Context: one part of a larger RNA
RNA sequence: UGACGGGGGCCCGCACAAGCGGUGGAGCAUGUGGUUUAAUUCGAAGCAACGCGCAGAACCUUACCAGCUCUUGACAUGUCUCGUUUGGAUCCCGGAGACGGGUUCCUUCAGUUCGGCUGGCGGGAACACAGGUGCUGCAUGGCUGUCGUCAGCUCGUGUCGUGAGAUGUUGGGUUAAGUCCCGCAACGAGCGCAACCCUCGCCCUUAGUUGCCAGCAUUAGGUUGGGCACUCUAGGGGGACUGCCGGUGAUAAGCCGAGAGGAAGGUGGGGAUGACGUCAAGUCCUCAUGGCCCUUACGGGCUGGGCUACACACGUGCUACAAUGGCGGUGACAAUGGGCAGCGAAGGGGCGACCUGGAGCUAAUCCCAAAAAGCCGUCUCAGUUCGGAUUGCACUCUGCAACUCGGGUGCAUGAAGGUGGAAUCGCUAGUAAUCGUGGAUCAGCAUGCCACGGUGAAUACGUUCCCGGGCCU
Numbered sequence: 001u002g003a004c005g006g007g008g009g010c011c012c013g014c015a016c017a018a019g020c021g022g023u024g025g026a027g028c029a030u031g032u033g034g035u036u037u038a039a040u041u042c043g044a045a046g047c048a049a050c051g052c053g054c055a056g057a058a059c060c061u062u063a064c065c066a067g068c069u070c071u072u073g074a075c076a077u078g079u080c081u082c083g084u085u086u087g088g089a090u091c092c093c094g095g096a097g098a099c100g101g102g103u104u105c106c107u108u109c110a111g112u113u114c115g116g117c118u119g120g121c122g123g124g125a126a127c128a129c130a131g132g133u134g135c136u137g138c139a140u141g142g143c144u145g146u147c148g149u150c151a152g153c154u155c156g157u158g159u160c161g162u163g164a165g166a167u168g169u170u171g172g173g174u175u176a177a178g179u180c181c182c183g184c185a186a187c188g189a190g191c192g193c194a195a196c197c198c199u200c201g202c203c204c205u206u207a208g209u210u211g212c213c214a215g216c217a218u219u220a221g222g223u224u225g226g227g228c229a230c231u232c233u234a235g236g237g238g239g240a241c242u243g244c245c246g247g248u249g250a251u252a253a254g255c256c257g258a259g260a261g262g263a264a265g266g267u268g269g270g271g272a273u274g275a276c277g278u279c280a281a282g283u284c285c286u287c288a289u290g291g292c293c294c295u296u297a298c299g300g301g302c303u304g305g306g307c308u309a310c311a312c313a314c315g316u317g318c319u320a321c322a323a324u325g326g327c328g329g330u331g332a333c334a335a336u337g338g339g340c341a342g343c344g345a346a347g348g349g350g351c352g353a354c355c356u357g358g359a360g361c362u363a364a365u366c367c368c369a370a371a372a373a374g375c376c377g378u379c380u381c382a383g384u385u386c387g388g389a390u391u392g393c394a395c396u397c398u399g400c401a402a403c404u405c406g407g408g409u410g411c412a413u414g415a416a417g418g419u420g421g422a423a424u425c426g427c428u429a430g431u432a433a434u435c436g437u438g439g440a441u442c443a444g445c446a447u448g449c450c451a452c453g454g455u456g457a458a459u460a461c462g463u464u465c466c467c468g469g470g471c472c473u
Stems, first nucleotide, its partner, number of pairs: 007473007015463002019427005026319008034310002042053002064305007073129001077128002079125005085120001087106003091102004109119003131294002134292003140288002142283003145279001147277001152191006158167003171182003197271004202238007211228003216225002241265001244259001245257004321420001325379006337368003342361002347356003386417001391412007433455007
């Protein structure tokens, strides 16, 4: 100087408390450990690994295993040599395929000194080399997590100290804040805080199609004429600053007020933004890269299998155990998005998944598209008209192909489960809870992830205690 203390003082945070809903018990989904396996590829490991890398493992992916197979190689640069020197498609034979052998057709690369001369393409040879998701994240770059959006971390000059260092940054107030005020051997400054950026909420303005319809005409219908006032869309501006009033405070910073005005009030809500650093934190399997290692293999290709195993243990979720509910009927109100190898309407077939059909749409125009919780009726407390696991049969979709190992539908089956021990998690408002909707990935596959709107609470006395953090000592 720091760090630490079951030392002290002050102060924060869903940290506790006050509340609401969960997890821990059940079934299933998913990740992990373990075990098994020819292989069950690899990484991630308290918080900060475990629906994590994976925004989508049937083949591919794929890195793993078995077998088959290639050796200048799937890919790059360079040398030599040969070639009817282009690009593409069809068929046949052997084979699991890679691959090997053959055949037919269409079309004939660029320049040119017209010489296969140069480039490009294909075959061959030898060698430099290629290649490696092989090792080391404790050799590294880059990127990321975390403390933590916590309020801190430093510098110049001066001063003090032999020096390490101190001062400033401490103190009195105040703030969300090293925020601001006052004081002070300090005076200033930088990185952080805040503001500047995006978005939501109010108003004005510009613009008026694909959007809108007050008044006029018209229609089954904003359908058409007409109009751009309103809604909306998307550009520009205004608006909030403790500015005003009262109280309080040190005359300051500020604080208080169911004070005024205002759509909004004291940071208006949300986002983006992450200081110096910590964890030899994570990643050599995104990429890049030092060193080491492999080089007829630790490289390349292929078929099949595996990553999907299952006595068990844990994490994260979904569905429930029911009447604030199940089932049937009814039919109103969203927002964000996506669409041409696509979204696919009306109509028709099927109990249904789906099939047929093909209008319209490169989309404020057309389509996905039906919102769901809501309301009405019924069931009457039961392992049930709760719950849907499991299994059988029959279908359907995608795809070369659903056996290992996909999704969906119908009929039948109808398990555990009656609110979950110790323990433990989230949340302070349009939040929790609950309800549906869209998107990325994607041929197909979502209870995960990312987003969107609908309905819409309870509680906070307080800071003694638990956890984490800041300042002084």